This is a predicted structure of a 1513-nucleotide RNA (small-subunit ribosomal RNA) from an uncultured prokaryote. It matches the Rfam family "Bacterial small subunit ribosomal RNA". Gene Ontology terms of the family: ribosome and structural constituent of ribosome. The sequence is in RNAcentral, with records from ENA. The coordinates come from a structure-prediction model, not an experiment, and the mean pLDDT is 83.
């Protein structure tokens, strides 16, 4: 760093996906150790159990018992336990420390101030003092309720508990005077007098002073506590600023609310609260409401700005069953504390009472998911205590778990017969694989055994020195020395020693992205997939095996978040066509702004000072064997504040200028707006006329109008409604938009020219006006034209296109609507950047009589263009180029511009605007091709002109169908179908039904035997069984070997068995169409283009010319054969002119001709003349046997059609293997209501029949020829001549020509069909052949839609002949006779080529593709309602408590005149007020019979809208 995916390729714009890191995870298959870390994200759900906050006898009073010990009347009693448990009475600690994030969008958190508006216990320093008294209440003792928690009356008592007094430095208060600073509000500073306010011991030691004197006690001392102020520390309160998630489909909100005055409360300011007063305060820089969410310092991830997260650690906040509410205290509205409510458990004598794991362990539960109801307090840290010490689920540790992170190991050397096995094969070998065994090493970690830390510093106590108080060598305090003791983890880390290779490897993945490939099984099945996508019989993609590959005590998978994603873009996109310019003005807030001086210091720069908590990151060093880890120092925290400087810029202030901007002044132009009047032309309709049979419409035609007189055609009149020509990519105007004329009223821009004003500008959310057509409301008007409608055609249907009619509108007034492809698909604005040309409006110059032309400006409007730009197409001084300023928009198709909500509107509807779900694309623009009921150009028996045929009939043949035991198979539009079959009676043959045979009908190898062959006999339908007769092959080293035949064994034979979609070869078709490519070049991001295209010609990409192209190949043409002319060789079997000869080229001679068959010649547009670009070619002509490719024919570019053959042959796989293989009879392939191609025959006179007579060409044959000759009517028989073939035969050519007949009629046409009788061939003619003969004598009298063939020796007609074949030929392939018609021409049907256009096609119009209906699934709106959360206003209620009052009850401390009072306690009342309770309503969820559209679905149904002119653009 990036890659897959839209296409046939391509650029692009887009979304989707993947590689990366990362976790408090989970989940499959797997698991040897060890450090270090983590470990209920869910039910802030409910808990059983133990623990988790206590200490302090140096504050206080009281005080046990078992045990032991002595005594003892044996009842008990003493002592010790012990002043010890246990409990009160006080003190401090239970506001730390330990959980959890419900709640909380600011009473919160972070950051940086401030309190002069405040506290603050333990702690530290200074300083001052602690006199003297008094009353009580709990432990206890009784009495009594009470299940029980517990509670009520008496009674006694101590204190550092309680309460008066004294003192009062100092604080507080109010007063007075004063200092200093001031934001003039205060804040201080010093002075006076006057109010008010304190206290506690407690241990230990000493006797210097005093008292009694042993020693004590007053007293002294020390420490500990105590009370008072001062400072500090440390911890809190509170205010301020800026920062801190999402919704405008939440736009207003607020009455203690805002502020003032006085009050009252707090530690402190303050509406915190009270009373009056005032009407204010917040919001578009987002209040109010709603939805989520504990903040933060840091995690993650990122190149970085960013994005996510907020678990462990640390800081701060909230909370502690929910909800209220205070009371103790230095601090609390308190997790293990109080009091009421409420829900839930629990006990319970039913009357009443217990509780609160979200401390640590642990249990249900809930969940994909998260541990031990451990050990210590030895450390570290708290609380208490004077200290031992006690507590401490805080921590230290251990125990589960691969949950992460790190380390380690699972051996290590050396061995090729490349063992066995596996696994693959092309059978030859590869490969696992040095891997293995074997040899020979070594000792991590686990085992066993033995040893053994550090983590411990102490503190206390003893004692010994110094110091410091102190009268004091005492006590105590501090400091150091000695010396004793303390370990949960744990006999653990580690360290030796000892056997042993021994006990330790899996996961996932192998089409591409992504490293890594083969078999086999499956066969759109089963299955994978993260995207694209694999799988329908050869799956590197399922599945499995072998093999690789990649990570490793782990690997996958899943799910989260960054990241690639420049796919929200500040860095760092966009907006003509790909999503994205608001229809368009005015203008508020905003942003954003010309020159010039000064001044300022907000912004900006720069330095400095504070902070920015540790941990983490990051940079050095250290220390666990290393590393994770920890431990010391650093830098960093880009960031706030204060503060000193600079002033170029922004910004603020003053003053100023003209060049932005506006304004005078003269000017023209204009469909620019309003409003009033008015004018012709057409069109309708209406009057009277003229005039008659139509008219009027259309592709045709109805439907309509007309004999009541229409259309026409001429007057007259009504009336609405729109202005032709001018008219123009001319003009105005912001836009929609405006169009005859003429007047009034009015708005803008433009040109000149100079005053004047001095920045006044641009843009512009919101707001507000315009704002086409239809539509809508009142009222008018309606002549045309017209949705809806109604006829008429069309049509398979035609709710359409067409025609005839026709209402609303359309028009005018006034009101709404508020959108359109409202478009330049292009937001305003300013400046800058080559030009050319046109046009419009005005200016200036020069010319001119004057109109035109020229030239220079300025403003508009248009074509083309450099440069730049663009994904291309394309923009291009009227940008889409270069900057800057603002505003609007965009973020993947599709649901959807839809729901719902809200605002508008009289509705219709606009406007704002989603989501669940579903797909992997959707698209833009160009590219090559296909295609068009797109265009141009060409050519073809394609049409067309013609000649003859099919389709009708019989009959031949093949196909389909049907049948059948079989009716073998393949071929199916041209381009299957008289096709494979150049020839089914057995054979053929592949099919049927039946009999048989298994190494086989047929090849190789092996063993054992023999020759084989033939004949004959039984049985059998044969195939084949048995039996018998006969015979011994070649060679030779004499061993035997080969051929060949029988038998055997097993490897293998065989398959017309399947796949032509596994394939080779051939073979059809587009088409003998003129095309199809390449190589360098060049163009173009590229796909591609260019050469190949245009001009001309051609049959032809033939050729010529032109050209960013030059040039080349396969193809075309010629090379080949065969025809037509001649020449030449050469004449038998073949010819015969000349001579003889015959019946006869029969002979004899000849080889001139024909003819054969070998060699040449000829013909190229070569000559002439014309067009024609001085070409290429074309017309035309001469020659010539032939002329422009003479005629024919072989010869078939790059491809398409998965075209056809596995039954021609090869072949890959599969598949059968006593059969799907052989053999062998007999049967089918020849069935037959039909249907359909191809043929023959005919319908007859151009003709049938009889007779007479002429001319071929090509081929066959030693056999499949077969003459003369006889026989038969005849088909054929007999019977052999002759031919190894230019000799002989087949063989008669027929049409044709003469001559007769027949005469239009189912006939003297046709000739099926059947009856009869024959011939041939063959083993055999029933199924199932050919052909003669007699006899019969059907159908058909020229064939509808529709449809083939053919341009000349052609079509049409006539015989003729081969090949296959025993025999069968109307068919196939060849021959040769006779021989025409007709072609204007290329609209049109078909098919090709070439070039251009459109394309939503690319499997390519047989393509794509819409929408309704039916069916199934799915999310979803509506919905009569029904049920839930939240939550608002109003009212009822009022529990505990604070606070305020109140007095007829009650009361130790203080007072008192003793009457009482002060004052308190209980009780009662009132404010607030928690839960509850009613109404009315928001706002959200869930659910609903029904309905409303959407999506998705296999091959449904029913049109064909769109895509080409998509057939109505």
């Nucleotide at each position: 760093a990036g890659a897959g995916u839209u296409u046939g390729a391509u650029c692009c714009u887009g979304g989707c996906u993947c590689a990366g890191a990362a976790c408090g995870a989970a989940c499959g298959c797997u698991g040897g150790c060890g450090g270090c870390a983590u470990g209920c994200c869910u039910a802030a759900u409910a808990c059983a159990u133990g623990c988790a906050a206590g200490u302090c006898g140096c504050a206080c009073g009281a005080g046990a018992a078992a045990g032991c010990u002595c005594c003892u009347u044996c009842g008990g009693g003493a002592g010790u336990u012990a002043g010890u448990a246990c409990a009160g009475u006080g003190g401090c600690a239970g506001a730390c420390g330990g959980g959890u994030g419900a709640g909380u969008a600011a009473u919160a958190c972070g950051u940086a101030g401030g309190u002069a508006a405040u506290c603050u216990u333990c702690c530290c320093u200074c300083g001052a003092g602690a006199u003297g008294g008094g009353g009580a209440c709990a432990a206890c003792c009784u009495u009594c309720c009470g299940a029980a928690a517990g509670g009520a009356g008496g009674g006694c008592u101590a204190a550092u508990a309680c309460c008066g007094a004294a003192u009062a430095a100092g604080a507080c208060c109010a007063c007075a005077a004063u200092u200093u600073c001031c934001a003039c509000g205060g804040a201080u500073u010093u002075u006076g007098g006057g109010g008010u306010c304190a206290a506690a011991g407690g241990u230990g030691g000493c006797c210097u002073c005093u008292a009694c004197u042993u020693g004590u006690a007053a007293g002294c001392u020390a420490c500990c506590a105590c009370u008072u102020g001062a400072g500090g520390a440390u911890g809190a309160g509170c205010c301020u600023a800026c920062g801190u998630a999402c919704c405008a489909u939440u736009a207003g909100c607020u009455u203690g609310u805002u502020g003032g005055u006085g009050g009252g409360g707090u530690a402190a300011c303050g509406g915190c609260c009270c009373a009056c007063c005032a009407a204010g305060g917040c919001u578009a820089c987002g209040a109010u409401g709603g939805u989520u969410a504990g903040c933060u310092g840091a995690u993650c991830u990122g190149a970085g700005a960013g994005g996510u997260u907020g678990a462990u650690c640390a800081g701060c906040c909230a909370c502690a069953c929910u909800g209220g509410g205070a009371c103790u205290g230095a601090g609390a509205c308190a997790c293990g504390g109080c009091c009421c409510a409420g829900a839930c458990u629990c006990c319970u004598a039913c009357g009443g009472g217990a509780g609160g794991c979200a401390g640590c362990a642990g249990u249900a539960g809930g969940g994909a998911a998260u541990a031990u109801u451990g050990c210590g307090c030895a450390a570290u840290g708290g609380g208490c205590g004077a200290a031992a010490g006690c507590c401490u689920g805080a921590c230290g540790c251990a125990g589960c778990a691969a949950c992460g992170c790190c380390g380690c190991g699972u051996g290590a050397g050396u061995g090729a017969u490349g063992a066995a096995g596996g696994u693959u094969u092309u059978c030859g070998g590869g490969u696992c694989g040095u891997a293995a065994a074997g040899c020979c090493c070594u000792g991590u970690c686990g085992g066993a055994g033995g040893g053994g830390a550090a983590g411990a510093a102490a503190a206390a106590c003893a004692u010994c020195g110094c110091a410091g108080u102190g009268a004091a060598u005492a006590a105590c305090u501090g400091c150091g020395g000695u010396a004793c003791u303390u370990g949960a983890c744990g006999g653990u880390a580690c360290c030796c020693u000892c056997a042993a290779a021994g006990g330790a490897a899996g996961c996932a993945c192998c089409g591409g992205c992504u490293a890594a490939c083969u078999a086999c099984g499956u066969g759109c099945c089963a299955g994978c997939a993260g995207c694209c996508g694999c799988g329908g019989u050869a799956a590197u993609a399922c599945g499995u095996a072998g093999g690789g590959u990649g990570c490793a005590a782990g690997c996958g998978u899943u799910g989260u978040u960054c990241g690639g994603a420049a796919u929200u873009a500040u860095u760092g996109g966009g907006c003509g066509u790909a999503a994205a310019g608001a229809g368009c003005g005015u203008g508020u807030a905003g942003g954003c702004g010309g020159u010039u001086u000064u001044c300022u210091a907000a912004g900006u720069c720069u330095g400095a000072u504070g902070u920015g908590a540790a941990a983490g990151c990051c940079c050095g060093g250290g220390g666990c064997u290393c590393a994770a880890c920890c431990c010391c120092g650093g830098a960093a925290g880009u960031g706030c504040a204060u503060u000193g400087g600079a002033a170029a810029c922004u910004g603020g202030g003053c003053a100023a200028c003209u060049u932005g901007a506006g304004u005078a002044u003269g000017g023209g132009a204009g469909a620019g707006g309003a409003a009033a009047g008015u004018g012709g032309a057409a069109u309708u309709c209406c009057g009277a006329g003229u005039g008659u049979a139509g008219g009027g419409g259309u592709g045709a035609a109805a439907u309509c109008c007309g004999u009541a007189g229409a259309u026409a055609u001429a007057c007259g009149g009504a009336g609405g409604a729109a202005u032709a020509c001018c008219g123009g990519u001319g003009g105005c105007g912001a836009a929609g938009g405006c169009g005859g004329c003429c007047u009034c009223c009015u708005g803008g821009a433009c040109c000149a020219u100079u005053u004047c004003u001095g920045a006044c500008g641009c843009u512009g959310a919101g707001a507000c006006g315009c704002g086409a057509a239809a539509g809508c409301g009142u009222g008018g008007g309606g002549a045309g034209c017209a949705a809806a409608c109604a006829g008429g055609a069309u049509u398979a249907g035609a709710u359409a296109c067409c025609c005839u009619g026709g209402u609303a509108g359309u028009c005018c007034a006034c009101g709404c609507c508020g959108u359109a492809a409202a478009c330049u698909a292009u937001g305003g604005g300013u400046a800058c950047u080559a030009g050319a040309u046109g046009u419009u409006u005005u200016g200036g110059g020069a010319a001119u009589u004057g109109a035109c032309c020229c030239c220079c400006g300025a403003a508009g409007u248009g074509u083309c263009g450099c440069a730049g730009c663009u994904a291309a197409c394309g923009c291009g001084u009227u940008a889409a180029g270069u900057a800057c300023c603002c505003c609007g928009c965009c973020u993947g198709g599709g649901a959807a511009g839809u729901a719902c909500g809200g605002u508008c509107g009289c509705a219709a509807g606009a406007u704002u605007a989603a989501a669940a779900c579903u797909c992997a694309a959707a698209g833009g623009a160009a590219u090559u091709g296909a295609c068009g009921g797109g265009g141009g150009c060409c050519c073809g028996c394609a049409c067309a002109a013609g000649c003859g045929g099919u389709g009708g009939a019989g009959c031949a043949u093949g196909u389909g169908g049907u049948u059948u035991a079989a009716u073998u198979c393949g071929a199916c539009g041209c381009a299957a179908c008289g096709c494979g079959a150049a020839g089914a009676a057995c054979c053929u043959u592949a099919c049927c039904u039946g009999g048989g045979u298994u190494u086989g009908a047929c090849a190789u190898c092996c063993c054992c035997g023999g020759a084989c062959c033939a004949c004959c006999c039984u049985g059998g339908a044969g195939a084949c069984a048995g039996g018998g007769u006969u015979u011994u092959c070649u060679c030779u080293u004499c061993g035997g070997a080969g051929a060949c035949c029988g038998g055997g064994u097993g490897a293998c034979a065989g398959g017309u068995g399947c796949u032509g979609c596994a394939u080779g070869g051939c073979u059809g078709u587009c088409g003998u169409c003129a095309g199809c490519u390449c190589g360098u070049g060049u163009c173009g991001u590229g796909a591609g283009a260019u050469g190949u295209u245009g001009g001309g010609u051609u049959a032809a990409g033939u050729c010529c010319c032109g050209c960013a192209a030059c040039g080349a190949g396969c193809g075309c043409a010629a090379c080949c054969c065969c025809u037509a002319u001649c020449c030449u060789u050469a004449g038998u079997u073949g010819c015969c002119a000349u001579c003889a000869u015959u019946a006869a080229g029969u002979u004899g001679g000849g080889c001139a001709c024909u003819c054969u068959a070998g060699g040449g010649a000829g013909a190229c547009u070569g000559c002439c003349g014309g067009u024609g670009u001085u070409a290429a070619a074309c017309c035309g002509g001469a020659g010539g046997a032939a002329g422009g490719u003479g005629g024919g024919g072989a010869u078939g570019a790059c491809g398409u059609c998965a075209a056809g053959u596995c039954c021609u042959c090869a072949u890959g796989g599969c598949c059968c293997u006593u059969a799907u293989a052989u053999c062998c009879a007999g049967g089918g392939c020849u069935a037959c209501a039909c249907a359909c191609g191809u043929g023959c025959u005919a319908c007859a006179a151009u003709g049938g029949c009889c007779g007479g007579u002429a001319c071929a060409a090509g081929g066959g044959c030693a056999g499949c020829c077969g003459a003369u000759a006889c026989c038969g009517c005849g088909a054929g028989g007999u019977g052999g001549a002759g031919c190894u073939a230019a000799u002989c035969c087949c063989a008669a050519a027929a049409a044709g020509c003469c001559g007769g007949u027949c005469u239009c009629a189912g006939u003297u046409c046709g000739g099926a069909u059947u009856g009869g009788a024959g011939u041939c061939u063959g083993c055999a003619a029933c199924u199932c052949g050919a052909c003669u003969c007699c006899a019969u004598g059907a159908a058909g009298u020229u064939g509808g839609a529709a449809u083939c063939g053919c341009u000349a020796g052609u079509a049409a007609u006539c015989g003729c002949g081969u090949a296959u074949c025993a025999g069968c030929a109307u068919g196939a392939c060849g021959c040769g006779g006779u021989g025409a018609a007709u072609a204007c021409g290329u609209u049109c049907c078909c098919g090709g080529g070439c070039c251009u256009u459109g394309u939503a096609c690319a499997c390519a119009c047989c393509g794509c593709c819409c929408g309704u209906c039916a069916c199934a699934c799915c999310a979803u709106g509506g919905g009569a309602g029904u049920u839930g959360g939240u939550u608002g206003c109003a009212c009822c209620a009022g529990a505990a408590g604070u606070c305020g009052c109140c007095u007829c009850a009650c009361u130790a401390a203080c007072c008192c005149u003793c009457g009482g009072g002060a004052a308190g306690u209980a009780g009662g009342c009132g404010c607030c007020c928690a839960a509850g309770g009613u109404u009315c309503g928001a706002u959200u969820g869930a659910u609903g019979a029904u309905u409303g559209g959407g999506g998705u679905g296999a091959a449904g149904u029913c049109g064909u809208a769109a895509c080409a002119a998509g057939g109505u653009a």